[in-house]
Molecule: SAM riboswitch aptamer (S box leader)
Organism: Acidobacteria bacterium ADurb.Bin340
RNA sequence: GCGAUAUCCAGAAAGGUGGAGGGACGGGCCCUGUGAAACCUUGGCAACCUGCCGUUGAGGCAAGGUGCCAAUUCCCGCCGGGCGGCGAAAGCCGCGACCGGAGAGAUGCCGA
Numbered sequence: 001g002c003g004a005u006a007u008c009c010a011g012a013a014a015g016g017u018g019g020a021g022g023g024a025c026g027g028g029c030c031c032u033g034u035g036a037a038a039c040c041u042u043g044g045c046a047a048c049c050u051g052c053c054g055u056u057g058a059g060g061c062a063a064g065g066u067g068c069c070a071a072u073u074c075c076c077g078c079c080g081g082g083c084g085g086c087g088a089a090a091g092c093c094g095c096g097a098c099c100g101g102a103g104a105g106a107u108g109c110c111g112a
Stems, first nucleotide, its partner, number of pairs: 002111002005108004013042005021031003025077004043069003048065002050062004073104001078101004082095005
């Protein structure tokens, strides 16, 4: 990297090095010299795997392996619906993005 599967509106930051980017992609909108990315230290969140206790197909405790610690996965993107405008109609345009689903992405676990 590929396939399967579960979850994604909750939660959790200080210091050091560093020195201009970052939020996956496109469009927005944000964060950032009151210091970006990256790395290190310490701390924390959570509970997928794991261990222990327990069970009725419950559940609980711990925190060893991952993960995570701006904004819902920051919002939208495709389809359907809703709402508004224009139009005789077919239909067209829009919503700084109302609802549902898909896709994409992220993370865990399993597999080839």